[in-house]
Context: one part of a larger RNA
C1' cells in the first nucleotide's frame, strides 16, 4: 500500500468557527452523465490455459477451443447517484412569551484578616521545631487597645450544584455584551452534517516596555538534620505572583473517550423549564434539556462502558504501524529570546 485499529497496549488534533472538498430530508416530472441490458467492431502473432493430433516417449511441434473481466460506435430501460423544474415541511433558522446561570467586557463599592506606621497602656521575653538554633526584642518587642496606609484574595451560602466551544469562570452593585432552555407552531423552505489548508481563542510558567509589591515565595543567605546535605524542617529573601500594553502557544490542555444524525430494557438521585391533577399547595403522574449513580441486551484481551456507549449504524476530519536512537539531527516556517511546529537515517535489540 491493502487490511485492521485509536479509555487503559502504538494512535482524538488543546478548543472553536469556517474557504474548498467528502457526504446529504421528503414528492411528483423530464433528461440520460455515472449505473444496467442487447448488438456490431476491435482487442496481433507467439506465449500461458482445456481438449484432440505428429515425431517410439517427453522436451519440442501442428490444430481447436476458450480467455483476453478492457475500449470505442449505435439501440435500449429509468429504480438508484446526478441534473432541471416545480412542490413539501418533519432537518436547520427565524419570529413571540417565558426561564435559569461563577458566560464575557469595563467601572464603582464592600467587610474579615495580613503586614507596615503613629499614639495609649505594659514588662521580659517572643518565635520557631521532633528537639533546637539562626531571628526579632529594654533604642522596649510579642500579647493588648485606638488611629491611620498598602496590596491581594473574596469565609458561610457552596452542592459528582451552575455557566461556558475548550482554556476556564465565586464579595455586592450598576452599564454594555454573547450563548442556552421550555412554550407555541406564526414566517422561510434543505438554507444541512462535517472540514484539509486559513482564522481566532487558549492555564502555568517564561520574555518585552511601564507601574504595582501586603501576603507568598523560585533563586540566594543563614539556622539545623546529616557521614555528606547543593535537600527535606526553621529564620530571612530577589525574580515572579497583581495591574495596563504587546509576544509566547505549550500541559496528565484528560472523560487519558474528535464532530453530526438515528436507534437499542429499566431503576434511582439532582439542576433548569413546560404540562395533567388540585378551590390552591404539597405529594403524585407526564414531557423537554442538562448532569450524577447503578444496571439489562450488546460490546470488550480484561477491566469495564452500556440511551451522557466504549452497543447498533450512516458520513466526514484527525491519528497509529515494535522496542529504542528520536518530543532527536538536518532543512524549512514562526518567535526578542527561551523555544515551537513539521520531522528522519544510521546504528541496535
Nucleotide at each position: 500500500u491493502u487490511g485492521g485499529g485509536c479509555g487503559u497496549a502504538a494512535a482524538g488534533g488543546g478548543u472553536a468557527c469556517g474557504c474548498a472538498g467528502g457526504c446529504g430530508g421528503a414528492u411528483a416530472u423530464g433528461c440520460a452523465a455515472g449505473u444496467c441490458a442487447a448488438a456490431u467492431g476491435u482487442g496481433a502473432a507467439a506465449g500461458g490455459u482445456a481438449c484432440c493430433g505428429g515425431c517410439u516417449u517427453a522436451a519440442c511441434c501442428g490444430g481447436u477451443a476458450g480467455a483476453g473481466u478492457g475500449c470505442a460506435u449505435u439501440u435500449g430501460a429509468a429504480a438508484c447517484u446526478g441534473u432541471a423544474u416545480a412542490u413539501c415541511u418533519u432537518g436547520a433558522g427565524u419570529a413571540c412569551a417565558g426561564c435559569a446561570g461563577a458566560g464575557g467586557a469595563g467601572a464603582a463599592c464592600g467587610g474579615a484578616a495580613u503586614u507596615c506606621c503613629u499614639g495609649g497602656a505594659g514588662u521580659a521575653g517572643c518565635g520557631g521545631u521532633g528537639a533546637a538554633a539562626u531571628g526579632c526584642g529594654u533604642a522596649g518587642a510579642u500579647a493588648u487597645c485606638a488611629g491611620g496606609a498598602a496590596g491581594a484574595a473574596c469565609a458561610c451560602c457552596a452542592g459528582u450544584g451552575g455557566c461556558g466551544a475548550a482554556a476556564g469562570c465565586g464579595g455586592u452593585u450598576c452599564u454594555c455584551u454573547a450563548g442556552g432552555c421550555u412554550g407555541u407552531a406564526a414566517c422561510u423552505g434543505a438554507c444541512g452534517c462535517u472540514g484539509a489548508g486559513g482564522u481566532a481563542c487558549g492555564a502555568a510558567a517564561g520574555c518585552c516596555a511601564g507601574g504595582g509589591u501586603a501576603g507568598c515565595g523560585a533563586a540566594c543567605g543563614g539556622g539545623a538534620u546529616u557521614a555528606g546535605a547543593u535537600a527535606c524542617c526553621c529564620c530571612g529573601g530577589u525574580a515572579g505572583u497583581c495591574c495596563u500594553g504587546g509576544c509566547u502557544g505549550u500541559a496528565a490542555a484528560c472523560g487519558u473517550u474528535g464532530g453530526a444524525c438515528a436507534c437499542u430494557a429499566g431503576g434511582u438521585g439532582u439542576u433548569g423549564g413546560g404540562g395533567g391533577u388540585u378551590c390552591g399547595a404539597u405529594u403524585c403522574c407526564c414531557u423537554c434539556a442538562g448532569u450524577g449513580c447503578c444496571g439489562c441486551a450488546g460490546u470488550u484481551a480484561a477491566c469495564g462502558c452500556a440511551u451522557u456507549a466504549a452497543g447498533u449504524g450512516u458520513c466526514c476530519c484527525g491519528c497509529c504501524u515494535g522496542g529504542g536512537g528520536a518530543u532527536u539531527a538536518c532543512g524549512g516556517u514562526c518567535g526578542c529570546a527561551a523555544g515551537a511546529c513539521u520531522g528522519a537515517a544510521a546504528c541496535u535489540c
Annotation:
The part of an RNA shown here (small-subunit ribosomal RNA, central domain) has 349 nucleotides and comes from an uncultured bacterium. The full RNA is in RNAcentral, with records from Greengenes and SILVA.